[in-house]
RNA sequence: AUACCGAUUGAUCCCGUCGGACCCCACUGCUAUCGAGGUGGGACUAAGCCAUGCUAGUUGUACGACCAGAACUAUGUCUGGGAGUGGCACACUGCUCAGUAACACGUAGCUAAUCUACCCUUCGGACAAGGACACCCCCGAGAAAUUGGGGUUAAUCCGUGAUAGGUGUGAUUUCCUGGAAUGGUAUCACGCCCAAAAGUAUUACGAGCAUGUUUGUAAUACGCCAAAGGAUGAGGCUGCGGCCGAUCAGGCAGUUGGUGAGGUAACGGCUCACCAAACCUUUGACCGGUACGGGCCAUGAGAGUGGUAGCCCGGAGAUGGGCACUGAGACAAGGGCCCAGGCCCUACGGGGCGCAGCAGGCGCGAAACCUCCUCAAUGCACUAACGUGCGAAGGGGUUACCUCGAGUGCCACCUGAUGAAGGUGGCUUUUUCUUGGUGUAAAUAGCCUUGAGAAUAAGAGGGGGGCAAGACUGGUGUCAGCCGCCGCGGUAACACCAGCCCCUCGAGUGGUGGGGAUGAUUAUUUGGUCUAAAGCGUCCGUAGCCUGCCGUGUAAGUUUCCCGUUAAAUCCAGCGUCUCAAGCGUUGGGCCGCGGGAAAUACUGCUCGGCUAGAGAGUGGGAGAGGUCAGCGGUAUUCUGGGGGUAGGGGCGAAAUCCUUUGAUCCCCGGAGGACCACCAGUGGCGAAGGCUGCUGACUAGAACACGUCUGACGGUCAGGGACGAAAGCUGGGGUAGCGAACCGGAUUAGAUACCCGGGUAGUCCCAGCCGUAAACGAUGCAUGCUAGGUGUUGGGUUGGCCACGAGCCACCCCAGUGCCGCAGGGAAGCCGAUAAGCAUGCCACCUGGGGAGUACGGCCGCAAGGCUGAAACUUAAAGGAAUUGGCGGGGGAGCACCACCAGGCGUGAAGCCUGCGGUUUAAUUGGAGUCAACGCCGGGAACCUUACCGGGAGCGACAGCAGAAUGAAGGCCAGGUUGAAGCCCUUGCCAGACAAGCUGAGAGGAGGUGCAUGGCCGUCGCCAGUUCGUGCCGUGAGGUGUUCUCUUAAGUGAGAUAACGAACGAGACCCGUGCCGCAUGUUGCCAUCAGAACCUAUAGGGUUGCUGAGCACUCUUGCGGGACCGCAGCCGAUAAGGCUGAGGAAGGUGCGGGCAACGGCAGGUCAGUAUGCCCCGAAUCUCCCGGGCCACACGCGGGCUGCAAUGGUAUGGACAGAGGGCUGCCACCCCGAGAGGGGGAGCCAAUCCCUAAACCAUACCUCAGUUGGGAUCGAGGGUUGCAACCCACCCUCGUGAACAUGGAAUGCCUAGUAACCGCCAGUCAUCAUCUGGCGGUGAAUACGUCCCUGCUCCUUGCACACACUGCCCGUCGAACCACCCGAAUGAGGUUUGGGUGAGGAAUGGUCGAAAGUUGGCCGUUUCGAACCUGGGCCUCGUAAGGAGGGUUAAGUCGUAACAAGGUGGCCGUAGGGGAACCUGCGGCCGGAUCACCUCCU
Repeated sequence: AUACCGAUUGAUCCCGUCGGACCCCACUGCUAUCGAGGUGGGACUAAGCCAUGCUAGUUGUACGACCAGAACUAUGUCUGGGAGUGGCACACUGCUCAGUAACACGUAGCUAAUCUACCCUUCGGACAAGGACACCCCCGAGAAAUUGGGGUUAAUCCGUGAUAGGUGUGAUUUCCUGGAAUGGUAUCACGCCCAAAAGUAUUACGAGCAUGUUUGUAAUACGCCAAAGGAUGAGGCUGCGGCCGAUCAGGCAGUUGGUGAGGUAACGGCUCACCAAACCUUUGACCGGUACGGGCCAUGAGAGUGGUAGCCCGGAGAUGGGCACUGAGACAAGGGCCCAGGCCCUACGGGGCGCAGCAGGCGCGAAACCUCCUCAAUGCACUAACGUGCGAAGGGGUUACCUCGAGUGCCACCUGAUGAAGGUGGCUUUUUCUUGGUGUAAAUAGCCUUGAGAAUAAGAGGGGGGCAAGACUGGUGUCAGCCGCCGCGGUAACACCAGCCCCUCGAGUGGUGGGGAUGAUUAUUUGGUCUAAAGCGUCCGUAGCCUGCCGUGUAAGUUUCCCGUUAAAUCCAGCGUCUCAAGCGUUGGGCCGCGGGAAAUACUGCUCGGCUAGAGAGUGGGAGAGGUCAGCGGUAUUCUGGGGGUAGGGGCGAAAUCCUUUGAUCCCCGGAGGACCACCAGUGGCGAAGGCUGCUGACUAGAACACGUCUGACGGUCAGGGACGAAAGCUGGGGUAGCGAACCGGAUUAGAUACCCGGGUAGUCCCAGCCGUAAACGAUGCAUGCUAGGUGUUGGGUUGGCCACGAGCCACCCCAGUGCCGCAGGGAAGCCGAUAAGCAUGCCACCUGGGGAGUACGGCCGCAAGGCUGAAACUUAAAGGAAUUGGCGGGGGAGCACCACCAGGCGUGAAGCCUGCGGUUUAAUUGGAGUCAACGCCGGGAACCUUACCGGGAGCGACAGCAGAAUGAAGGCCAGGUUGAAGCCCUUGCCAGACAAGCUGAGAGGAGGUGCAUGGCCGUCGCCAGUUCGUGCCGUGAGGUGUUCUCUUAAGUGAGAUAACGAACGAGACCCGUGCCGCAUGUUGCCAUCAGAACCUAUAGGGUUGCUGAGCACUCUUGCGGGACCGCAGCCGAUAAGGCUGAGGAAGGUGCGGGCAACGGCAGGUCAGUAUGCCCCGAAUCUCCCGGGCCACACGCGGGCUGCAAUGGUAUGGACAGAGGGCUGCCACCCCGAGAGGGGGAGCCAAUCCCUAAACCAUACCUCAGUUGGGAUCGAGGGUUGCAACCCACCCUCGUGAACAUGGAAUGCCUAGUAACCGCCAGUCAUCAUCUGGCGGUGAAUACGUCCCUGCUCCUUGCACACACUGCCCGUCGAACCACCCGAAUGAGGUUUGGGUGAGGAAUGGUCGAAAGUUGGCCGUUUCGAACCUGGGCCUCGUAAGGAGGGUUAAGUCGUAACAAGGUGGCCGUAGGGGAACCUGCGGCCGGAUCACCUCCU
């Protein structure tokens, strides 16, 4: 002391990155009351440039003079000043961080290689005699800065001599320090060098003195000189420590060392001459980039990562560069000289300046204060002191820099909603304002004090998730915009813009950029590498790292203790102090190191000795496609010679190109040549890998086993390095039978630069050399040890058995290899599992989101192709692994279905007509529905209505406000006009009497929009057999299991098996109808029987009518029961479930036909049936009326009807239903009419009355014809309904008499009372069916199966799909934008090197000034050398014609490469080709589906 969360998916686990939440720094938006503290504030960019003022003086007790003032006349010098000489200081303080990768810094040491002013201590001394220059005076030059000449003068100014002393060489010797004398000390000799201020002040005592104020001695104080020591400060040296790049691997000539010399305070190539040729470097030299270092600071649990401006220590710098002088100390920030560049003054001659000191200005920028006060405090310089000076410092001002503290009120009542807010009254006064003091150098502040007054004080960000707080309102409508990430916005936005409300923090709160943490996503602590990124293609081996057993010694590592150090500040703890806190003070402690000392010796290291288990050597008999070379052989293909032989051959899905009468293919015999090596052959063997296969020989290598003879740790791994390394490819030479990139043809195709076919060159083969890559794979580095088993196989061995005695066979066991299964364990899972992907050790290589990219640049290698090494800009929120559920597959298996097939039946598709749809047309031809699942559908048969459309005409606003209105609103009306018509409107008038459509809102209404906002209803998957749940179990999980398998079923129906056991919804059961029987019932039904009546026939014991009375037997009606269950028998099956056959039965295997019908999907259909959100229209998209249209017609499609005829048509006669309907109705019966129909008229609100068959049967005709088939079309005349029949109804009669002679491709329905044929009823309805829904009549053919087609269900498999294959997705080309690369050339900068010129400095020689000294001038030599000019190398940056690829971008072009067997399996390497994805050759891999076979394992 360690926290997670969002984002890849339909869902899951994992890898992995992106983002969020936290802290710090800088800037910034909005906002802002006060106080305390702090070492905050032009560091980041321009070490850019600076106006102005200030930042270093002091000393009169060193000195001479001067000025001003005062004093004195001996009681005998005072004050102030500005210059000057001298001394000390100016090398500190202050500022900045450019340079510097270095002994610059830090730390620990060394200096026996050094210096040190002022300060301290000790000791000794200060003697003698001299000199100059300022100030000043005089004369000049100059604009100025400044400066020349002459003259006087003092000192603590400067020489000379002495003494002391120092120093060099040599010698002697004593002592001291020390680890060690090269040090110190003492003496001698010689050489050289060589001190001082006889000062100042005060006091005392003397002397001298009047235009003066002097001087001597002594004491004291301050000074001066020499030596030694100390302290302080400084110089030098060394160990160790701390950045990046190897796309920087070799660097270096004063370089490394020596001798000698010079130089320095001092060592040293520091410098020079000579000599030698060294020195540094993979433990990273050199080069490049970056950077002041540290104490410390931020963050973090820590390790670490990042920073280092401010405070402290050290360094460096002062416009860039160089140089010396003075001095104890400098190569000197406010000193000097020179060059460069910049600025200023100028009289043009010449001069001056350097804010990275404090303020301040400009510039730069995202970015930073006052041209303030004071030396009162702390310090520094000087001084004897008093003091003076100090932009050091202290203090104030300014600033949302940081930290800390405080406040913006409290109470009561009222309004209000118990809220928010407001009002009234009261309380308090930190803060605010205010009075007087105190405070301070002076102020501010603070403190004490008087008074007033809730007064003077709240915002920022956010409210879709992450993440706390709106399923609020309005606006917007993929727009405007938001968004760190995911994502919002396409008309109902919790996500934009606003309002309201809320949340978080709060005098602050957000944003941007950077850093840390999160990140165990750089892994020492603490990760990985089979498939996610990642094991080098393989081996050998150097450095390095690691290393068996026993013992001796040592003590380097290691451990313990002690000492020193690790500045202060910082950090931690205690205590104290500012009212508290932050802060400050004080005491103690500590991290991290470094040095020294003492001990310990397990482990590591080192030394020595030994051992044999590792390793190696040896011996033995065996195994093997191990390698190289040589020789020999075999079959086949091709070519060729000869013979035979004749018309084809070859090839494919089908063909063609091609070969062939010049004789092919085919058969036989012979020859040539090259390549290859069947069977044996095997998850068999050998090899490091690549790889290796006919046989024999020669040479050669390795492994296993056995023996336990020898060596004695000799070992493991391996960065660099070396060797080997498939195929393709390259160079030279050969060879070339077959195959075969490229190429040429033929096909296929929309095209076919391919797949298929016919040819065919490189190549494939050999020799020599290169290349050095592959899916070089076990996608698994090497070595060692440990950790259950089972079962094959190869080699060797021990033992035993058998023996046909063979190198034989069999078995157990051991060793070594090679496979499979599997426990523990591991893993995200798949899987691995003694041949580990388990548990451990050692070493190496490699990885760190995807793309850009294995690309560019550079380097190395290569003949080239290319290989090895290997980035960045930019872009992106994922890319990816494994597994799951679905869906899909031009994958597989099983089952099922007449909306599948088969076997059949009848059709459709041709014709005419009807009807619906499209299209076209139209003023309008209203709208919807569009594969199955739109199209005789919207019950949609529209004359008006319907009606939604078109043309024309008219009408309508509840409610509120405004305007209007008894000066008459709205309304009604005669006449005229208008109109198709109309008090609709207009004109003129009349009636009547209260409202009001002129305006603004708001309504009614809307068949206006949205079925992608909805409810409800419906269709369809589905004539399906599925869909789930509870508990348990398995799996990290999504999920699985159950629901799977075998048999069976119509069925997830059932049986058996089974980690499942049960259950639910569906199926079934159930409900209705129908078929058989029984019971009950008896009108309106029935009539067997009895009686009667009527009628017809007359042969009667005849027939007919339920008509009447009985009756309820039968039919029937309506109810209630029974019956069928694989129950029985045989066979099959497992003894099951069940199946087949049979009996019985009215019915046989759910009897038949219906109803009902799952979880859900299809954004399926319907806003035009109704309902309904939102939007829209609102006097028109509302309502009404008239007319038209929905009925159009070059055409296309769907569904029907009628037919094409003889199984028929026509005519006449005759017979048999069921179900349903009936009052604006059904209509018996009668009459009229040729008929449609008309006129009368009974019954019936219905088991009572009414509406009702046709096919069929009988007879006749027609006789295969466009007909006596067929009836379209048209004409004429009638009838009916209705307000109305022209557009546009139906019916009747007569006439007319079209196409059509059985229907291409294709396609529909159907398995029994079914198809087909026949009619009837109902719905709609005033009228109108070829429609729809029912009903009965007649009544077949053919399967009793299958999965081939179309589909469905289940299992399995692959998947890059999940909007789910109408999926996904690749590349060229075209367009726009972006960054990078190459690039002729061009510009700039840096660095390095050579040459030239060369200011100036240093050293030295000569000469000049009468001579000497000092200083100087001139000339020469040597050397250092800034700067400038010029040449070369390297690096960096900018511009650039043009070129190349890359990335990104809703709807561009061409194709279809990949994902399913992706329709030619894919991919890797290589080579050639091609618009493009790609294609093809050669070799390799499985990360390939499917079927079959062989082998192996369980």